About this RNA:
Large-subunit ribosomal RNA, half B from Ochromonas danica, 1147 nucleotides, folded computationally. The RNAcentral record of the full RNA draws on ENA. Rfam family: Bacterial large subunit ribosomal RNA. Its family is annotated with ribosome and structural constituent of ribosome in the Gene Ontology. The organism belongs to Ochromonas, within Eukaryota. A source record names the gene rnl. The coordinates come from a structure-prediction model, not an experiment, and the mean pLDDT is 83.
[in-house]
Context: one part of a larger RNA
């Protein structure tokens, strides 16, 4: 000092985040019971009274043949206590709110909940070989059940209710068009070939589900507005306009578990109410089964409130037991680089035991305490980072199982109906003009029995008579194929079946192919720069500055631009000079005129012999090489004579001329597509593919380009690293921020400076908000609160002075001053802040925003869950609510105790007092004095005195408390065989009182009185400076600060003091307590003894004891008896222990 129990004086929730804890109640009988209500409840509602013993009368009710047993109730009187369910076990109760109707169920191990679940409501599917669902299948479960069944979602008792939107995305339905795989389908084309042919490649047509399209659905996922005008104060809008929407939130709620501002305003409650109740509506962001709004009952759920109650607190005390100490005995861990392990100040990778300076310190324990050893403990959960990593979601991005189209197979048979092709009759054909419906081409002058028709002329583009052949319309037959629909079952299959019979059927199912749509499952991505990330910005190319006068140079430094454009805006040659401006009425003209104009574009940097304008004539905006340079890490990129060629332009010509005054106008590689090719060509010949040239296709813009092809949650997280890199706290800064100079515009009647003080300058601090990114992520716990403090003054009070717009009182300001002191409630975690009552005052910072190996854990900040808001969603919010595991035996140093050992020439006693240390207060009231001041109100300085606050020490005689070895009542039960008298256990069982100790709320002090030298400040005297000056010399005053005084402590104070006394002493050993963890202290030890035991008397407490008379039926009263019995107090002494032997130190 801990845990665990017990007991408290006043006071009674002041405590605290919250009455946590703990205390109250408490059984039974009687009485007696509200609001609300689903009529059942609520209700044990709430309050109230009684409860022992003994004895007396009566009932009833069980068994029993009956005596009579065993139980339960009742009358009625007696006695005893402080107290009768005497002890143990046994509800504290009422009001109001939110949630959830309820009982139940959860996170085994931080969360019991408002989470889940439920009864009951509702939508949806599913007709049996059911939907669903498990399975590779076989098969199984649903169910040996059948729409009152069954599965799936959502709401979640009840009660009244459940409004409007179908544009978006689901579902459900349609089937008219587009739109769609694979199949059919075959226009045509390629390659080879003597040639039949063969191979390959392939359009148009036809074809499913799906999608689009058009309806239906909202108890499907969902969603449900601006803006502006108007009423005779003002406001406010019944009313009106206008945009937009799919439809504008309907009833009800409404500061709420939803409200940000916000403690919103008002009432209520309290002395004070950020909670909390009723209202209000301005709903940052209520709202109707992702249900809305009430609701009795019920709830280890949350919130407020009162009434009982108390140690929760004011403000602690004392008891016990176990731990802690001491001794014996056994004996771990964890931690540990090594240790000879001190403050301060500085220093330093920026917080030192260990470095530098300065101080301080004899040696070693042992008991406590945690302020430091950036302690121990876990290779930080929080942040960044990794071309980690898991698991979640989805309109990421790539597969897939199921499902679902169409096809072909297993698959037969019969009809019809429609559709296509082919073949066969047969039939059709009208511009105009012509007789007149000339399909088309050949033949062709005559046909026919006749009528006639042609020819011939005519018309016309084209002529008819007759025969050929072919093209177009329809139609019938025949044959084939396709779809469809109705049937069949001798056969497949399938179901059922014991057999026989039966259902169903060419479907269906299987199996292959093939679309559709698919978090149902699966791999996977999901960039980087960054003053921490993330959000926003940015990523490549030209140009200035920055950039320090070669070149180059960086930042999330300052400025712009480009992702092209011209067939002239190219090329030669010629000619001219421009912008501005000044004369002129103007134009023309003249003049001045290095460029300020143009020069396709941004800047610069050229440019007048032009690189600029006009004209004029063209295409060199050429092929094919290219030494040499620049400048890059490369890879690229860039100038570039010269030579051939076309010998073109263009000039008269020398000559120029491979784009444009120049720097921007852009992508490697792979891959494909075109054109060219005297290339290769898988026996050989072709070809197919390839090279090679030219050439085209990438905001591959994250632009040196990871793929053809890719978003997101994580608070369930992991793992590996970073103090390369952020949230605390340090450190540097010192913008902000705080203080304070200096000027002094002005206010202040006047008058800057009594008091305030613009605009502007300076300087300090390091307590606000940053920056920055130094230590520390192999861990430096983070807000407040309690505890315990320490320091600084920039001073809240108390001291002490100046000015004053100071009359007294009270102020205001400003100077000196850190000695003490600086309350106590209500809210709210709160710091802060409002209020409520007091005060002399209710100070302002540092200390790791002091203190968590010292307490707490309300907030923050894990895991559950709820609302609002976002997000399709997984999910998310410095938005809110309810809940939610704080470990550590103390080595070292610090610090508070306490021994030993040695130190100063032996010992003992006693002083001295350098050092430290502790303390230092303040306030009413009285007197002086109702004076001084003041018109009055009102009211002093100084001095003097009382009372007491606040603190600290100390004591227990009194006045309590406690008092577990005393006393004495009392319950239940054990045992002493029984009575009676006793002990045990029950929280000491409980209960009432208590000695000694201890103690506080009690009691006593004490904080006094004075010196010294001083601040500010106020003076004397006095010059420099003939004057003035408190100052230079030389001299006073003057404060709770300072030194002293005061108490404590102190020769281990190295100047190793000082007196005094002795030859002795001290310690082991024993008893012991007024002392004590041990240890030490302290009294006593052998007879000249009272230490401590025992006895004894006393005190003091409890309260009259057993036994034994006596009354009484009896419980119990009564005398003997102010008895008995007693722990720790006094005194005394007969016993018992302080023995004996001796040891050690030592002048």
């Nucleotide at each position: 000092u801990u845990a665990u129990g017990u007991u408290g004086a006043a006071g009674g929730a002041a405590c605290u985040c919250g009455g946590c804890a703990a205390a109250u109640u408490a059984g039974c009988u009687c009485u007696g019971u509200a609001a609300c209500u689903u009529a059942g409840g609520g209700a044990a509602a709430a309050g109230g009274a009684g409860u022992g013993a003994c004895a007396u009368u009566u009932u009833u009710u069980a068994g029993g043949u009956a005596a009579c047993u065993a139980a339960a109730a009742a009358u009625u009187g007696u006695u005893a206590u402080c107290a009768u369910u005497g002890a143990a076990g046994a509800g504290g109760a009422a009001g109001a709110a939110g949630c959830g109707a309820c009982u139940g169920u959860u996170u085994a191990u931080c969360a019991a909940a408002a989470a889940c679940a439920c009864a009951a409501g509702u939508c949806u599917c599913u007709g049996c070989a059911a939907a669903u669902u498990c399975g590779a299948g076989a098969g199984a479960a649903g169910a040996a059940g059948u729409a009152u069944a069954g599965a799936g979602a959502c709401u979640g008792a009840c009660a009244c209710c459940u409004g409007c939107c179908c544009g978006g995305u689901g579902c459900u339905g349609u089937a008219a068009a587009g739109u769609g795989a694979g199949g059919u389908g075959g226009a045509g084309a390629u390659g080879u070939u003597a040639a039949g042919a063969c191979a390959u490649c392939g359009a148009a047509a036809u074809u499913a589900a799906g999608c689009u399209c058009c309806a239906g659905u909202a108890a499907a996922c969902g969603g449900c507005g601006g803006c502006u005008g108007u009423a005779a104060c003002u406001c406010u809008a019944a009313c009106g306009g206008u945009c937009c929407a799919a439809a504008g939130g309907u009833a009800g709620c409404g500061a709420a578990a939803u409200u940000c501002c916000u403690u919103g305003u008002c009432g209520g409650g309290u002395a004070a109410g950020u909670u909390c109740c009723g209202a209000c509506c301005u709903g940052c962001a209520u709202g109707a089964a992702u249900g809305g709004u009430g609701u009795a009952a019920c709830g280890a759920c949350u919130u407020c409130u009162u009434c009982a109650c108390u140690g929760u607190c004011u403000c602690c005390a004392g008891c016990a037991u176990a731990a802690u100490c001491u001794u014996g005995g056994u004996g771990a861990a964890u931690u540990u680089g090594a240790a000879a392990u001190a403050u301060c100040c500085g220093u330093g990778a920026a917080g030192a035991u260990g470095c530098g300076g300065a101080u301080u310190a004899c040696u070693u324990g042992c008991g406590g305490u945690u302020a430091g050893a950036c302690g121990g403990u876990a290779a930080g959960a929080c942040c960044c980072c990794g071309u980690g990593c898991a698991c979640c979601u989805u309109u990421a991005c790539u597969a897939u199982g199921a499902u679902u189209u169409u096809a072909a197979g297993u698959u037969g048979u019969a009809a019809a109906a429609c559709u296509u092709u082919a073949u066969a009759u047969u039939u059709u054909g009208u511009g105009u003009a012509g007789a007149a419906u000339a399909a088309a081409u050949g033949g062709g002058a005559g046909c026919g029995a006749a009528a006639g028709c042609a020819a011939u002329a005519g018309u016309g583009a084209a002529a008819u008579a007759c025969c050929a052949u072919u093209c177009u319309u329809a139609a019938u037959a025949u044959a084939a194929a396709a779809u469809u629909u109705u049937a069949c079952u001798u056969a497949a299959u399938u179901c059922a079946a014991a057999a026989a019979a039966g259902a169903a059927a060419a479907c269906a199912g299987c199996u292959u192919a093939u679309g559709a749509a698919a978090g149902g499952u699966a791999g996977u991505u999901u960039g980087a720069c960054u003053g921490g990330g993330g959000c926003g910005g940015u990523c490549a190319c030209c140009u200035c500055c920055u950039a320090a006068a070669a070149a180059g140079u960086a930042a999330c430094g300052g400025a712009g631009g480009u992702g092209u454009g011209c067939a002239a805006a190219g090329g030669c040659a010629a000619u001219u000079u421009c912008a501005a401006g000044u004369u002129u009425u103007a134009u023309a003209g003249a003049c001045u005129g290095u460029a300020g104009c143009g020069u396709a574009u941004a800047a610069u940097g050229g440019c007048a012999u032009a690189u600029a304008a006009u004209u004029g004539c063209u295409u060199g905006a050429c092929u094919g090489u290219g030494a040499g340079a620049u400048u890059g890490a490369c890879a690229a990129a860039u100038c570039a004579a010269a030579c051939a060629g076309a010998g073109a332009u263009u000039a008269a010509a020398a000559g120029u001329c491979g784009g444009c005054c120049a720097u921007a106008g852009u992508g490697a590689u792979c891959c494909g597509g075109u054109g060219a090719u005297u290339c290769a060509a898988u026996g050989u010949g072709g070809a197919a593919u390839g090279g090679u040239c030219a050439u085209c296709g990438c905001u591959c813009a994250a632009c040196g380009g990871a793929u053809a092809a890719a978003a997101g949650g994580u608070a369930c997280g992991c793992c590996g690293g970073g103090g390369a890199u952020a949230a605390c706290a340090g450190g540097c800064u010192g913008a902000u921020g705080g203080u304070u100079u200096c000027u002094g515009a002005g206010a202040g009647u006047c008058c800057a400076u009594a008091u305030c003080g613009a605009c502007g300058a300076g300087a300090c601090c390091g307590u606000u908000u940053g920056g920055c990114a130094c230590c520390u992520c192999g861990a430096u716990g983070u807000c407040g609160g309690c505890u315990c403090a320490u320091c600084a003054c920039a001073u809240c009070c108390u001291g002490g002075a100046g000015c004053u717009g100071a009359a007294g009182u009270a102020g205001g300001u400003u100077c000196c001053a850190a000695g003490g002191g600086u309350u106590c409630g209500g809210c709210u975690g709160u710091u802060c802040g409002c209020c409520g009552a007091u005060u002399a005052a209710a100070g302002u910072g540092g200390u790791a925003c002091g203190u968590g190996a010292g307490c707490u854990g309300g907030g923050u900040u894990c895991a559950g869950a709820a609302c609002g808001u976002c997000g399709u969603g997984a999910g998310a919010c410095a938005g809110u609510u309810c809940g939610g595991u704080c470990c550590c035996u103390a080595u070292c140093u610090g610090c508070c105790g306490u021994a030993a050992g040695u130190u100063a020439a032996g010992a003992a006693a006693a002083u001295u007092g350098a050092g430290a240390g502790a303390a230092u207060u303040a306030a009413a009231c009285u007197c002086u004095a109702g004076u001084a001041c003041g018109a009055g109100a009102g009211g002093a300085c100084c001095g003097a005195g009382u009372u007491a606050a606040g603190u600290a020490a100390a004591c227990c005689a009194a006045u309590g408390g406690u008092g577990a070895a005393u006393u004495g009542a009392u319950u239940g039960u054990u045992a002493u065989a029984u009575c009676a008298g006793u002990a045990g256990c029950a929280u000491u069982g409980u209960c009432a009182a208590g000695u000694a100790g201890c103690u506080a709320a009690g009691u006593u002090u004490a904080u006094a009185a004075a010196a010294a030298a001083u601040a500010a400040c106020c003076g004397c005297u006095g010059a420099a400076a003939g004057c003035a000056u408190a100052u230079a010399a030389g001299u006073g005053g003057g404060a709770a600060a300072u030194u002293u005084u005061u108490c404590u402590u102190a020769a281990a104070a190295c100047a190793g003091a000082u007196u005094u006394u002795c030859u002795a002493a001290a310690u082991a050993c024993g008893u012991a307590a007024a002392a004590g963890a041990u240890u030490a202290u302290u009294a006593c030890g052998a007879a000249u003894a009272a230490u401590a035991g025992u006895u004894u008397u006393u005190a003091a407490a409890u309260g009259u004891a057993a036994g034994a008379g006596u009354a009484g039926u009896a419980a119990u009263a009564u005398u003997u008896u102010u008895a008995g019995u007693u722990u720790a107090a006094a005194a005394a002494a007969a016993c018992u222990a302080a023995u004996a032997c001796u040891g050690u130190u030592g002048u």